Small-subunit ribosomal RNA from an uncultured bacterium, 1384 nucleotides, folded computationally. Its mean pLDDT, the model's own confidence on a scale to 100, is 84.
[in-house]
RNA sequence: AGAGUUUGAUCCUGGCUCAGGAUGAACGUUGGCGGCGUGCCUAACACAUGCAAGUCGAACGGAGAUAGCAAUAUCUGAGUGGCGCACGGGUGAGUAACACGUAGCUUACCUACCUCAAAGCGCGGGAUAACGUUCCGAAAGGAAUGCUAAUACCGCAUAAGCUCCCGAGCUGUAGAGGCUUGAGAGAAAAGGGGCAACUCACUUUGAGAUGGGGCUGCGGCCCAUCAGCUAGUUGGUGAGGUAAAGGCUUACCAAGGCGACGACGGGUAGGGGACCUGAGAGGGUGACCCCCCACACUGGGACUGAGACACGGCCCAGACUCCUACGGGAGGCAGCAGUGAGGGAUAUUGCACAAUGGGCGCAAGCCUGAUGCAGCGACGCCGCGUGUGUGAAGAAGGCCUUCGGGUUGUAAAGCACUUUAAGUGGGGAAGAAAAGCGUAGCGUUAAUAGCGUUGCGCCGUGACAUUACCCACAGAAUAAGCACCGGCUAACUCCGUGCCAGCAGCCGCGGUAAUACGGAGGGUGCGAGCGUUAAUCGGAAUUACUGGGCGUAAAGCGCGCGUAGGCGGUUUGUUAAGUCAGCUGUGAAAGCCCCGGGCUCAACCUGGGAACUGCAGUUGAUACUGGCCGACUAGAGUACGAGAGAGGGAGGUAGAAUUCCAUGUGUAGCGGUGAAAUGCGUAGAUAUAUGGAGGAAUACCGGUGGCGAAGGCGGCCUCCUGGCUCGAUACUGACGCUGAGGUGCGAAAGCGUGGGGAUCAAACAGGAUUAGAUACCCUGGUAGUCCACGCCGUAAACGAUGGAUACUAGCUGUUCGGAGCAAUCUGAGUGGCUAAGCGAAAGUGAUAAGUAUCCCACCUGGGGAGUACGCACGCAAGUGUGAAACUCAAAGGAAUUGACGGGGGCCCGCACAAGCGGUGGAGCAUGUGGUUUAAUUCGAUGCAACGCGAAGAACCUUACCUGGCCUUGACAUGUCCGGAAUCCUGCAGAGAUGCGGGAGUGCCUUCGGGAAUCGGAACACAGGUGCUGCAUGGCUGUCGUCAGCUCGUGUCGUGAGAUGUUGGGUUAAGUCCCGCAACGAGCGCAACCCUUGUCCUUAGUUGCCAGCACGUAAAGGUGGGAACUCUAAGGAGACUGCCGGUGACAAACCGGAGGAAGGUGGGGAUGACGUCAAGUCAUCAUGGCCCUUACGGCCAGGGCUACACACGUACUACAAUGGUCGGUACAGAGGGUUGCGAGACCGCGAGGUGGAGCCAAUCCCAGAAAGCCGAUCUCAGUCCGGAUCGGAGUCUGCAACUCGACUCCGUGAAGUCGGAAUCGCUAGUAGUCGCGAAUCAGCAUUGUCGCGGUGAAUACGUUCCCGGGUCUUGCACACACCGCCCGU
Repeated sequence: AGAGUUUGAUCCUGGCUCAGGAUGAACGUUGGCGGCGUGCCUAACACAUGCAAGUCGAACGGAGAUAGCAAUAUCUGAGUGGCGCACGGGUGAGUAACACGUAGCUUACCUACCUCAAAGCGCGGGAUAACGUUCCGAAAGGAAUGCUAAUACCGCAUAAGCUCCCGAGCUGUAGAGGCUUGAGAGAAAAGGGGCAACUCACUUUGAGAUGGGGCUGCGGCCCAUCAGCUAGUUGGUGAGGUAAAGGCUUACCAAGGCGACGACGGGUAGGGGACCUGAGAGGGUGACCCCCCACACUGGGACUGAGACACGGCCCAGACUCCUACGGGAGGCAGCAGUGAGGGAUAUUGCACAAUGGGCGCAAGCCUGAUGCAGCGACGCCGCGUGUGUGAAGAAGGCCUUCGGGUUGUAAAGCACUUUAAGUGGGGAAGAAAAGCGUAGCGUUAAUAGCGUUGCGCCGUGACAUUACCCACAGAAUAAGCACCGGCUAACUCCGUGCCAGCAGCCGCGGUAAUACGGAGGGUGCGAGCGUUAAUCGGAAUUACUGGGCGUAAAGCGCGCGUAGGCGGUUUGUUAAGUCAGCUGUGAAAGCCCCGGGCUCAACCUGGGAACUGCAGUUGAUACUGGCCGACUAGAGUACGAGAGAGGGAGGUAGAAUUCCAUGUGUAGCGGUGAAAUGCGUAGAUAUAUGGAGGAAUACCGGUGGCGAAGGCGGCCUCCUGGCUCGAUACUGACGCUGAGGUGCGAAAGCGUGGGGAUCAAACAGGAUUAGAUACCCUGGUAGUCCACGCCGUAAACGAUGGAUACUAGCUGUUCGGAGCAAUCUGAGUGGCUAAGCGAAAGUGAUAAGUAUCCCACCUGGGGAGUACGCACGCAAGUGUGAAACUCAAAGGAAUUGACGGGGGCCCGCACAAGCGGUGGAGCAUGUGGUUUAAUUCGAUGCAACGCGAAGAACCUUACCUGGCCUUGACAUGUCCGGAAUCCUGCAGAGAUGCGGGAGUGCCUUCGGGAAUCGGAACACAGGUGCUGCAUGGCUGUCGUCAGCUCGUGUCGUGAGAUGUUGGGUUAAGUCCCGCAACGAGCGCAACCCUUGUCCUUAGUUGCCAGCACGUAAAGGUGGGAACUCUAAGGAGACUGCCGGUGACAAACCGGAGGAAGGUGGGGAUGACGUCAAGUCAUCAUGGCCCUUACGGCCAGGGCUACACACGUACUACAAUGGUCGGUACAGAGGGUUGCGAGACCGCGAGGUGGAGCCAAUCCCAGAAAGCCGAUCUCAGUCCGGAUCGGAGUCUGCAACUCGACUCCGUGAAGUCGGAAUCGCUAGUAGUCGCGAAUCAGCAUUGUCGCGGUGAAUACGUUCCCGGGUCUUGCACACACCGCCCGU
């Protein structure tokens, strides 16, 4: 000293929370010793029992006991008497008060015992308790009568400096004060001890000391939702009362007294020294110790006394408890122990008067729960210990592990030592000195008394205490825990659990890999403690005096006037209140702080100092502030002359327009809307013309123009009236600013009374809209809107910015003045932009949100709530003032980046549009959902799942189901044993499998054996298409082949971030150019790659054939050729290169030439940063979990092919651009030895027989089809369409029942172009036609991937739908609009 937490991130505001200290604590857990402290915070609740105040025989009479009796002595109890019991001890209920603190006053007072001083103590008297007797009562207690003493009581004498009364003088005060003096009256006494000297008591008076009473200034709690309180109240006079002033009490008189500087009322509370915290200022507290106060069961009262209205006294009342013979009595732990109760919680019914102190006493002494000690409690602080050294095989065990090891850990064990504390035994202080007695001095004194003091001697006193301390003995022996380990905050792994159990101070953890739960190992922190809880200060500048704010975060009253108050221009003098300085007194002690000292140290104790920031007195200073006297003119104001203006009030008046009325013309509509309807109109509307009525408002001018304090103010004229500005002089002389309360004004709506009522128009009615529509739209329409008077008193009453004054760069527009010929200058307003500065930023910026001063209002997390209650105002509506419980960890401001918008700009895409062809309707195929099932294995699920994984489910595949079997296993490695391997075969069984028979003996060798392979045994292990794609790798889809995504350095910004990448053009493109606080770079784009289109070169078989030759029915068939096609290798070619135009002398675009090809020529491969926890654990790989005679493995059969239905994707059609029949032409790209399979023959055909050729530019699959040429059909459910079904076959295959394909014959369903909706495609494209291949025994192939043939139409354009890019804007979204969020 700070940290966490609002956000995707940022800055700010702001609350919540944490780290520190501290406690009279409690709880959990653990616990060795000692010292010093400390211990009912709750029920001022109730108390059993014991003790806590007695003492004196040297005041008195007397009783009893002992010493045998008497005398006498000693002891004990009761009584009279004296002193004490008012101290000490406890508690904090009450009290907001002169109770406390502090400083004063008392000329308004008292004070026993003590000290000093003065004087005195004479003579008498009568009682009474005890005691005796009698009586009453249960008791407590009492009555009568008789006797007796005193230091008890009374009378007389004497007496002053005492008291009272009447005077005089001096001094003096605000005032009854003080001193001196005269006369009168009054008040005293007690004795005891001692042989004695003497001593202790006693009385009066004065003084002192001590202790107290009273009064005053100032200081210290909350509430104003307590604003008015007060009749003894305030004062006076007389009287009473007190120790004493005083309404303290009383009679009379007056009507005062207190209060926003907070009276009165309510709540709470003993106050202080101090204690805790804090840098301090402050905040909180008032245990222990000290001072004061108050109280003693509750309330009241007095008595005694020096002192009480009395804790262990009295009386009365009350409640409670106890005793009782029922008549009546007794009691008061907030003393020490102790008990019950309450409570989270607080100790022994201990020892002793040895010390300190107190009461009584001459003293010895007695009493003392004060006190000194001990006991109990880790309750706190402090100190000590639980060992020390060495010890690596880094032991065992635990934990983790990548299986190598790491860690626990020198830790342990082992070895060598030590003995504090505890234990046992022994020794052993100080606290004790007085006092007493004796004696010798000194001081005082007349004194050798007495008293004080010193020395010596004698006597004897310890509760604590088995003390402290010291010595010896034995032995590592008897002694470690608690909390925490996600961040804050030091400390990490495994297992268990699976939003469960639980944790949590805040943020937050836990939904199968939890460093956050529970356990363990390890670690961290503290340590006889450690954590938790409670309450407190700090951090919190989060109430801000020190030290905050108020335009948008909470916060400027709606605006004036003005009271109190606060603040206030220049100057002379004076004063000395504030202020400053010196001195004096006080500020108790303890405590805190500093320096010493004593317990071994420390805590603790103790000596000294400083401090106590305060108050009071006194002496000075006089700058500033204040007071007083005076002066001034710069603030303020007045006069004079001008000026502008929707400033206000009253009266009048004008024209346009709306509506209504009357009349004329005129005819079928008008009106209204997105579209309509309600409504009006043939009884004549709307329209139009004329006339009239009435109310309200004032077009144009008109303007970030003007005026006003704000609200607000708009035709014109007149009257009344407020304010402002300018100019030049004169005058007054601080007259000023602000302004709590107060008071006035105050839009609209609303209220009351009375008018008025044209328009508009809440409510209301109807019509629409809508799922509904108590709305938005339309047609009507009442209050109201207008006027007068009176209320209301609020608004986003906003510049969200209180008022006043001064100062601080500029540029520019505008209104009204003044000066100047003009340029321009100057004053008052009103706007814009910007500097410095300020600000969290945005912004503000002479009209400040800048720099300063003065005054006022207001704020202190969000919600609850501007609510409730109370009060005030109001006719009401309501307004003003204005909480709490409870609840959350946020709420909020500004700005940033995204995403989003039924915001905007620009641009693109078969996105729309323009076209062509489809889907959706039919039948069938296929996939999916659903349903069914023993099973219908699993996955994929908007685009981006659904002819998808699957480029081949009859068995196999196969993962599913049923049944039958196996258990080291179908498969891998290691160990051991046996046999080569392998082949043929019989029986049982559905098969797996089981039981047999036979053939066969291989290779290498160092002769031990080995390699490979098969079988068997046991164990490590195998195995799993079991789960988790949300633990993963890899691969893939998608946005999207969209043009984007970033970085370095620099710059800007407090920062997130921005810039670059934006802008002007351009492009398919972040493509390029220009500009620019940016300059560069990377991944993407493009290009490089493949293919296709043209040409060239080279090469020439299996391909080709122009020319030459041979040859055939025909045929590159043959010789030959290398020209062409083609093949396949290498080149060329295209680059906006050229021309013209446009453009910014750019990039580029448009047009043209040439060219096979022209502006990326066509196509492909190629997919940036990232998004979707997208898909896949069932391709594969893989962490974790799960199964292990089964979730593994083998086999047979079944299923994946089910079928009311729904959806997707295809195929075939509905026909004449066609069907059927006949003839006929032209491809490309592929595949082929488990293969393709020609010619030939057989079959209507599928196909069969057969096998030439071909490992392929050679042979085969292989006939291309649409097309073309003919023929036929003639619009129909057809010569369309082909589903379905029956029959007969072919092929593959161990096997076509469930469940294959194909052929032939027959059958001949729906369907006549498809609702809403929806898909593809921009050129060799769509459409259409066929061909091939992969998988494959065969096949569902109408699928997929390729190939060629034929071959269109259309695009005006970018308003709209969808998707995307970019700039900008808004945002309360950030899981990002499938968001957030409101009401019911």